[in-house]
RNA sequence: GCAGUCGGACGGUUUGUCGCUGGCAUCCUUUCGGGGAUGAAAGAGGAAAGUCCGGGCAGCAUAGGGCAUCCCACUUGUUAACGGCAAGCAAUCCGCGAGGGUUGAGUAGCGGAGAAGAAAAUAACCGCCUCUCUUUUCUUUUGGAGAGUGAGGUAAGGGUGAGAAGGUGAGGCAAGAGCUCACCAGCCGUGUGGUGACAUACGGGCUGUUCGCCUUGGGAGCUGUAAGAUCAUGUAAACCGGCGUUAUGAGGGUAGCCCGCCCCAUGUCGGAGGGUAGAUCGCUAGAGCCAUACGGUGACGGGUGGCGUAGAUAAAUGACAGACACCUUCGCUCUUCGGAGCAAGGCACAGAACCCGGCUUAUAGGCCGGCUGCUUUC
Numbered sequence: 001g002c003a004g005u006c007g008g009a010c011g012g013u014u015u016g017u018c019g020c021u022g023g024c025a026u027c028c029u030u031u032c033g034g035g036g037a038u039g040a041a042a043g044a045g046g047a048a049a050g051u052c053c054g055g056g057c058a059g060c061a062u063a064g065g066g067c068a069u070c071c072c073a074c075u076u077g078u079u080a081a082c083g084g085c086a087a088g089c090a091a092u093c094c095g096c097g098a099g100g101g102u103u104g105a106g107u108a109g110c111g112g113a114g115a116a117g118a119a120a121a122u123a124a125c126c127g128c129c130u131c132u133c134u135u136u137u138c139u140u141u142u143g144g145a146g147a148g149u150g151a152g153g154u155a156a157g158g159g160u161g162a163g164a165a166g167g168u169g170a171g172g173c174a175a176g177a178g179c180u181c182a183c184c185a186g187c188c189g190u191g192u193g194g195u196g197a198c199a200u201a202c203g204g205g206c207u208g209u210u211c212g213c214c215u216u217g218g219g220a221g222c223u224g225u226a227a228g229a230u231c232a233u234g235u236a237a238a239c240c241g242g243c244g245u246u247a248u249g250a251g252g253g254u255a256g257c258c259c260g261c262c263c264c265a266u267g268u269c270g271g272a273g274g275g276u277a278g279a280u281c282g283c284u285a286g287a288g289c290c291a292u293a294c295g296g297u298g299a300c301g302g303g304u305g306g307c308g309u310a311g312a313u314a315a316a317u318g319a320c321a322g323a324c325a326c327c328u329u330c331g332c333u334c335u336u337c338g339g340a341g342c343a344a345g346g347c348a349c350a351g352a353a354c355c356c357g358g359c360u361u362a363u364a365g366g367c368c369g370g371c372u373g374c375u376u377u378c
Base pairs, nucleotide, nucleotide: 001374002373003372004371005370006369007368008367010365012324013323014322015321016320017319018318020043021042024039025038026037027036028035029034045349049360050359052358053357054356055355056354057224058223059222060221064259065258066257067256069220070219071218072217073216074088075087076086077085078084089104090103091102092101093100094099105215106214109213110212111211112210113209125158126157127154128153129152130151131150133148134147135146136145137144138143166184167183168182169181170180171179185207187204188203189202190201191200192199193198228281229280230279231278239271240270241269242268243267249264251263252262253261254260288307289306290305291304292303294301295300326346327345328344329343331342332341333340334339
């Protein structure tokens, strides 16, 4: 200098004119409901997005149990909590490397593994070995070699396949096999280290693979701010039908089912019809934000100090003009060749709606730091 990788933050600044919203202050007005003027300050994000998780909060409700359903699953820590985050362990894949990705409870039982193959765990198609019989040939004899039938042994070699009875090598055997031995993988035991997942040393006997159902441990009540609460206005407390009326309950509620519990008797469910749909609250002081020393590898913790930072409701937070910053140019001029000046053009993703913590997705452009590789110079 170039390329890469991991992490952290930024993502516009400013001036003027006009305009909008809520609050504050002053003043005017009012039918006391409210309305208007002026002033200073404030007013959309890192993701506000997706609605995928976890909560706060509200209601069911005074609460529960069982079944079913769903979620999580290596270890330790962190957090209000999480399926999050941090650090680590093991296996495996990618990369020269720094690094990055995927997976992670169990196998007692049941079922499957198409097709191929003899056979998917009581295996024998080709093959190898032994014996009987038949036959050919060689040979002085014993005997040797070849072909075929039958009986027995075998799982080393070959084929099929994703996978064929742990792998490699040697010995042994009639021929073979963990049959024996050596080195490995897996499983188990003991010692040592570690909070732990695990690592390591020694020893042991020889040990199918994969998927699903299933099993084990832990967890989950539901609905969701259009949740809910209060006030006001108004019609038809009328009409039709079912069930019921003092209860061991007709009906309704509690996400699904059952039990239980609760509400309730001029009741309740359904049909048709009529009226209204307005105002206020919820609604922004929070597991809040900023700074800083300390502890911790880190996520994070608590200590000290400071701040007050939108609350709209068809939806405000803007429009216009200029300058600066940043980027691009195959443009022009200059150059000490590093670059400088001018001109033109551009300037991302995007928009609060009860609030908060995560995850995921989108993003012009530059900035900071750690580490890795390559090249060159001193």

A computed fold for a 378-nucleotide RNA, annotated as Bacterial RNase P class A. It was read from a public genome assembly, where an Rfam model found it. Its Rfam family is "Bacterial RNase P class A". Its family is annotated with ribonuclease P activity, dimeric ribonuclease P complex and tRNA processing in the Gene Ontology. Rfam describes the family as follows. Ribonuclease P (RNase P) is a ubiquitous endoribonuclease, found in archaea, bacteria and eukarya as well as chloroplasts and mitochondria. Its best characterised activity is the generation of mature 5'-ends of tRNAs by cleaving the 5'-leader elements of precursor-tRNAs. Cellular RNase Ps are ribonucleoproteins. RNA from bacterial RNase Ps retains its catalytic activity in the absence of the protein subunit, i.e. it is a ribozyme. Of the family's consensus pairs, 97% are formed in the model.